[in-house]
Molecule: glmS glucosamine-6-phosphate activated ribozyme aptamer
Organism: Faecalibacterium sp. An121
RNA sequence: CGUUGACGCCAAGCGCCGGGCCACACGGGUGACAGCCGUGAGGGUGACGAGGAGAAGGAUCAUCGAAAGAUUCGGCGGAUGUUCUUCCGGCUGAUGGCUCACCAGCCGAUAGAGAAGGGCAAAAAACGGCAGUAAUACCGCAACAGAUCCCUUUAAAAGGAAGCC
Numbered sequence: 001c002g003u004u005g006a007c008g009c010c011a012a013g014c015g016c017c018g019g020g021c022c023a024c025a026c027g028g029g030u031g032a033c034a035g036c037c038g039u040g041a042g043g044g045u046g047a048c049g050a051g052g053a054g055a056a057g058g059a060u061c062a063u064c065g066a067a068a069g070a071u072u073c074g075g076c077g078g079a080u081g082u083u084c085u086u087c088c089g090g091c092u093g094a095u096g097g098c099u100c101a102c103c104a105g106c107c108g109a110u111a112g113a114g115a116a117g118g119g120c121a122a123a124a125a126a127c128g129g130c131a132g133u134a135a136u137a138c139c140g141c142a143a144c145a146g147a148u149c150c151c152u153u154u155a156a157a158a159g160g161a162a163g164c165c
C1' cells in the first nucleotide's frame, strides 16, 4: 500500500491533546535511600450532574449549582445558551357575536413577560469489589444543590382595515 474478515460509528460538560501535573523505567546525584535534576515516538490524568433545539444568517470568553483547591488548570475542536435581523408558528389586544389582512406585546408545538410560593441531581469524599508494578480506571452502595428548569397561583400593556351573522 492492497485485499479479506470482525468490531465500532457514541456523545453536546461533549470529543481530543503535543503544555502542566502524576506514575514507571533509565541516567545523574548520595556512603546508601529519599528529596532533587535530566531523558522518554511509551503509560495515567484532563467537566459531576441539572438545564438547554421552529428555520436561516450575524455577533458573543454560552446558563445553574455540586465537588475540588495541581486542577473541572491550559490548549484544540464542537455545542441545543444569550443577543440582533428575516421567515414560519402559537397566544393576547379589536366585536353585540364570528372570521381576520396589517400592527403591537410575549413566546416556540408543554408556544404568558413579570411577581409570589413550592419542587429536583450526579459525581467527588467514605465503605465494599475489581484490573494494573504504579499513577489511575471501572463497578456497587446511601445522602447532599441552584437556575434562564418543572409545578401552582397571580397576571401587565395595547391599535385597527375588511368580510359575514
Base pairs, nucleotide, nucleotide: 014077015076016075017074019073020045021044022043024040025039026038027037028036048065049064050063054087055086056085057084058083059082060081088108089107090106091105092104093103096165097164098163099162102159114154115153116152117151118150119149127140128139129138131136